Predicted 3D model of RNase P RNA and transfer RNA as a complex of 455 nucleotides.
Rfam match: Bacterial RNase P class A. By type it is a ribozyme.
[in-house]
RNA sequence: UGAGAAGCCCGGGCGGCCGCUCCGAACAAGCUGCGAGUCAGCGAAGUCGGGGAGGAAAGUCCGGACUCCACGGGUCAGGGUGGUUGUCAACGGCAACCGAGCGCGAGCUCAGGGACAGUGCCACAGAAAACAAACCGCCGGCGGCUCUCGGGUCGUCGGUAAGGGUGAAAUGGUGCGGUAAGAGCGCACCGCGGAUGUGGUGACACAUCCGGCAGGGCAAACCCCACCCGGAGAAAGAUCAAAUAGGGAAGGUGAUGGCGACGACCCGCGCCGAGCACCUUCCGGGUAGAUCGUUCGAGGCCGGCCGCGAGGUCGGUCCCAGAGAAAUGGCCGCCGCUGCGAAAGCGGGACAGAAUCCGGCUUACAGGGCUUCUCACGUC
RNA sequence: GGCCCCAUCGUCUAGCCAGGCCUAGGACACCAGGUUUUCAUCCUGGCGACAGGGGUUCAAAUCCCCUUGGGGUCA
Numbered sequence: 001u002g003a004g005a006a007g008c009c010c011g012g013g014c015g016g017c018c019g020c021u022c023c024g025a026a027c028a029a030g031c032u033g034c035g036a037g038u039c040a041g042c043g044a045a046g047u048c049g050g051g052g053a054g055g056a057a058a059g060u061c062c063g064g065a066c067u068c069c070a071c072g073g074g075u076c077a078g079g080g081u082g083g084u085u086g087u088c089a090a091c092g093g094c095a096a097c098c099g100a101g102c103g104c105g106a107g108c109u110c111a112g113g114g115a116c117a118g119u120g121c122c123a124c125a126g127a128a129a130a131c132a133a134a135c136c137g138c139c140g141g142c143g144g145c146u147c148u149c150g151g152g153u154c155g156u157c158g159g160u161a162a163g164g165g166u167g168a169a170a171u172g173g174u175g176c177g178g179u180a181a182g183a184g185c186g187c188a189c190c191g192c193g194g195a196u197g198u199g200g201u202g203a204c205a206c207a208u209c210c211g212g213c214a215g216g217g218c219a220a221a222c223c224c225c226a227c228c229c230g231g232a233g234a235a236a237g238a239u240c241a242a243a244u245a246g247g248g249a250a251g252g253u254g255a256u257g258g259c260g261a262c263g264a265c266c267c268g269c270g271c272c273g274a275g276c277a278c279c280u281u282c283c284g285g286g287u288a289g290a291u292c293g294u295u296c297g298a299g300g301c302c303g304g305c306c307g308c309g310a311g312g313u314c315g316g317u318c319c320c321a322g323a324g325a326a327a328u329g330g331c332c333g334c335c336g337c338u339g340c341g342a343a344a345g346c347g348g349g350a351c352a353g354a355a356u357c358c359g360g361c362u363u364a365c366a367g368g369g370c371u372u373c374u375c376a377c378g379u380c
Numbered sequence: 381g382g383c384c385c386c387a388u389c390g391u392c393u394a395g396c397c398a399g400g401c402c403u404a405g406g407a408c409a410c411c412a413g414g415u416u417u418u419c420a421u422c423c424u425g426g427c428g429a430c431a432g433g434g435g436u437u438c439a440a441a442u443c444c445c446c447u448u449g450g451g452g453u454c455a
Base pairs, nucleotide, nucleotide: 001376002375003374004373005372006371007370008369009368010367012335013334014333015332016331017330018329020052021051022050023049024048025047030042031041032040033039034037054351058362059361061360062359063358064357065356066233067232068231069230078229079228080227081226082225083097084096085095086094087093098112099110100109101108102107113224114223118222119221120218121217122216135164136163137160138159139158140157141156142155143154144153145152146151172190173189174188175187176186177185191213192211193210194209195208196207197206198205199204237292238291239290240289247283248282249281250280251279252278253277254276257272258271259270260269299318300317301316302315303314304313305312306311337348338347339346340345381454382453383452384451385450386449387448390408391407392406393405400438410426411425412424413423414422431447432446433445434444435443
């Protein structure tokens, strides 16, 4: 200098003017209450002070906090996860390590348990696709034909998985020996399986010995194994509570009925019970509405210690959106980045916006910056 | 704001659960030819699709993940 790898950060700055929303302070038009006071509560407009979007606020893919419902235990069903050890409130996240694959390398990727527990699938091609298999070829025996007497050819019966061919995949690989031809048939090395030992918490690694090979792939096919999971979600839920219409209780009034009650009848009076109509008071559920939940939290920043790291712990310091159909905006000037242009100047500036909160993952993103590392070339 | 479901020719759909014979089938529509004096009907043929990307697998419309678009439901 060029090409890369990993991790992290920013994502315009300053000023002026005009607005929006929340909180606090003093003042205050006004409203409400009954105790009627220069009382208490609420409080419009204006004034002052303070706070006001993100790294993803997004997708809602995981995990929790919180709330309500359900709940004696177990099993089954259903769903999820899947190397090991840690970390964390928890997780499918993260860290370190192991194994496999890729890369010259820094590094990257992996749903990375089980295929002799069982079932199933493996299209086409191919002889055969799984209790394996003989199409061509190679070798041997027998028989026929032919003959230039070495043989050739046809048929049949066997041997053979070394070679050809098919396929994504064909029952270890290379070499030597061996054989009629071959074959772990034998041997050496590599691979593989088992046992033992050593190291490691462990995944696993290494060493020695034994075994001639144990019999393909697919579990993001059913399934088996191990572990985890009760359901619903802030429109969760809690409190207060109009008007209107229902529900319940008490009382009153009215008309009517029965009884006191007579030898009979009427009026009045008293008592009784149910229903009807009306009125008054009270209670309860619940709608609109209001308030809470709601923003101080597994919280941010700085520093020390422990740990390879994720992270843990201690100390100091700060308060940092909280609306309710939803505020967080607009204009101008200067600077900074960047495109065009000789200049003046003219443009551009991403992805996107809180809605109970938090830890992750994933997805989108103009442009810029920092740290560490690798490879190649050149120079000293 | 939460939860759930779906996406295949121009339209309606089969295939997906259980991957291969899928070069994805059918109906209507469209186009061309035939039949008819002509049109319609009818017959023959043609055109035409797995929402996008990635993964698992020898192999994906089908299985898994992400994105995009659409729909439903809850006070």